[in-house]
Predicted 3D model of a 72-nucleotide RNA (transfer RNA) from a Candidatus Moraniibacteriota bacterium. The source organism's lineage runs through Bacteria, Bacteria candidate phyla and Candidatus Moraniibacteriota.
RNA sequence: GGGCGGUUAGCUCAGCGGCAGAGCGUUCGCCUCACACGCGAAAGGUCAUAGGUUCAAUCCCUAUACCGCCCA
Numbered sequence: 001g002g003g004c005g006g007u008u009a010g011c012u013c014a015g016c017g018g019c020a021g022a023g024c025g026u027u028c029g030c031c032u033c034a035c036a037c038g039c040g041a042a043a044g045g046u047c048a049u050a051g052g053u054u055c056a057a058u059c060c061c062u063a064u065a066c067c068g069c070c071c072a
Base pairs, nucleotide, nucleotide: 001071002070003069004068005067006066007065010024011023012022013021018055026042027041028040029039030038048064049063050062051061052060
């Protein structure tokens, strides 16, 4: 330099163009003498960045950045 894949909550990851979600974690409540376990609830997101397409974009297109694999 070329090709491919990835980037979504604190972590690991889902997500058919029309509401952004799960598990774990955190906080609060219940339970307990207390802790753990268990049960219930809540908070937490610039969907990497910038453009484009579209009535509508995490999703499609382009460029860029970063990470990984392959080729040279």